Large-subunit ribosomal RNA, domain IV from an activated sludge metagenome, 329 nucleotides, folded computationally.
Context: one part of a larger RNA
Formats: sequence, C1' cells, structure tokens
RNA sequence: CCCUUGUUAAGGAACUCGGCAAAAUGACUCCGUAACUUCGGGAUAAGGAGGACUUUUAAUGAAAAAAGAAAGUCGCAGAGAAUAGGCCCAAGCGACUGUUUAUCAAAAACACAGGUCUCUGCAAAACCGCAAGGUGAAGUAUAGGGGCUGACGCCUGCCCGGUGCUGGAAGAUUAAGAGGAGAUGUCAGGAAACGAAGCAUUGAAUUGAAGUCCCAGUAAACGGCGGCCGUAACUAUAACGGUCCUAAGGUAGCGAAAUUCCUUGUCGGGUAAGUUCCGACCCGCACGAAAGGCGUAACGAUUUGGGCACUGUCUCAACAAGGGACUCG
Repeated sequence: CCCUUGUUAAGGAACUCGGCAAAAUGACUCCGUAACUUCGGGAUAAGGAGGACUUUUAAUGAAAAAAGAAAGUCGCAGAGAAUAGGCCCAAGCGACUGUUUAUCAAAAACACAGGUCUCUGCAAAACCGCAAGGUGAAGUAUAGGGGCUGACGCCUGCCCGGUGCUGGAAGAUUAAGAGGAGAUGUCAGGAAACGAAGCAUUGAAUUGAAGUCCCAGUAAACGGCGGCCGUAACUAUAACGGUCCUAAGGUAGCGAAAUUCCUUGUCGGGUAAGUUCCGACCCGCACGAAAGGCGUAACGAUUUGGGCACUGUCUCAACAAGGGACUCG
C1' cells in the first nucleotide's frame, strides 16, 4: 500500500450524476392510525408505551397454567447474545400477479383479463405435408383462426378523394379455345394470262370468363384532419367579415409534456441560493382520441423531486483485527 471487517470527538449529505455504500428500523403485547378509495383497501400507515428478577395476591372449597394487581431488588443496558420492515410527501409510466435479452439491459418492453374488427356453416376457416394423412377437434358461431387495443371510470370527433377490402353488374377492354372470309405454295390444263378439286402454310370478321376501367359501401381498414387579408370609441386582441384551396380541415380532453427547437419560455411554490421538481399559462418548431385520449384506488428490486430518522458518503482523517504484499528460511 491492497483486501475483508470493527470503532470513532464535533458536525450530520457539506460527499456524489445520484444518500452509491454504510448506518438506522426490526420479533411480541398494548394504545393509536390521515389523505384517498374500485369500500376490499391504504395499514405493521404514521406515531407512542411495555418488558428482567423476588414476594404477596382477598372476596373464592381444592389443584394447575396464563394474564392482571400491589410492593420490592439489581445492572450502563431486562425482546440484555443471534436471527427479524427505515418511514413520509409529490409526480411520470405501466392497472395488477406474471414473462424477457442463459453470459453487460428486468424495464415504461412482452403477456394479461377486458374491448373491438374481420374470416369461418363443418369434408369449416387457418396451418403442416409431393401425397396419403394430420392439427384445428373426438370441437360446431356462447366455437375456432387472424389483426389491433390493453383492468376500471368518462369517452372515442370529422374525412371514403388516394390505397385496401366487400358488394354490383349495364357498358368499355380482355386469353386460350371456337370460327373460318381470304391469301400463298403445289398442281390437271393452257402459247400466255390464268387456273377447279385435293394437300400444305397462313389467316380477317364473329364468339369468348375472371380481372381491370366503372358504380356503390367501408376508417376500433392503410391513412388524412389548411392558407391569406381586414375588423371593436386608448392600446392590444379579434366574437365578426372577405377570399383561395381541400375528401375533410384537429372536436372533447391534455399541453415547455418520456413529445417544446427557440428554452434555464413566463408566473407562482419549495431553497439563503433550484438548467432538475411541483402547480399554472398556451405562442402545440412537431399532442390528440383503440399505432387509443384523459383520469385513476391498489401494486412496482421501475423513473424523478422533496423531507424525517440515521450515519466515516463527507469536513478529515485516526486507530484496531485478520489475510495479502514485503524480508528471511
């Protein structure tokens, strides 16, 4: 010097990204226990008190145990050692118990009960397999598959122009096939022009399904949800008006937010002092309603801010024990 421990004056988070680590709390009995709440909880809330041993213990006949009552005794200390919750306030996220990156991430990610859309009438849909066959299911729409959302409460606005899906069938387009006008070659004949039938090659019209175009529906389908100018008797602002564009121009709720660039926005709270935190404001660069919106009791080895208690985290270090390091063998 290092590792593992123990103790420490005064102070008590001044340490630090951050109370990380450590300390503190701790079992039992009694008292007492708030906001909020889904009335179950919250709750061991919080916050207090007690404890060892000895003697006696009537009313009450005997015995035992426990508890209680009264008096007394000892120690620094009576749950005498060890084992045995720290707590509170506020906010974000996720309802919850659960699951996960075996070996850097346990979470706000996944799942979940619940919600909703869609497919599927049974030889079901969907899936595995070349097939036979199998799963679904020895089930039958209160069932099974798929997508999204994610307890509960209040809700879930507008747009079907584009893409998708579903339905429709009048018209347009459209394959193979059917069809066979015509053309060409060959050829009897003919001086030549030409040239029947046959054979071969080629081939127009016509006919011809789904699909596409087309017509509707559908957003808890993929998705989308404006701009400019003017206006009120101080000023400012604009309930109001004009105009352009669109399929329709963002409703409720929330909002410097896990989203806010400018930004440490502005105001208030907390501190002596607060880029974090909480409450508001709204000018939302670039929230927004099942890629759900906003709340929410309970829950969380979750994230953030504050406080009490407590402490060698620190001011600022000291000492002690054990094991290394080091020296010798």
Background
The coordinates come from a structure-prediction model, not an experiment, and the mean pLDDT is 87. Its Rfam family is "Bacterial large subunit ribosomal RNA". Gene Ontology terms of the family: structural constituent of ribosome and ribosome. The full RNA is in RNAcentral, with records from SILVA.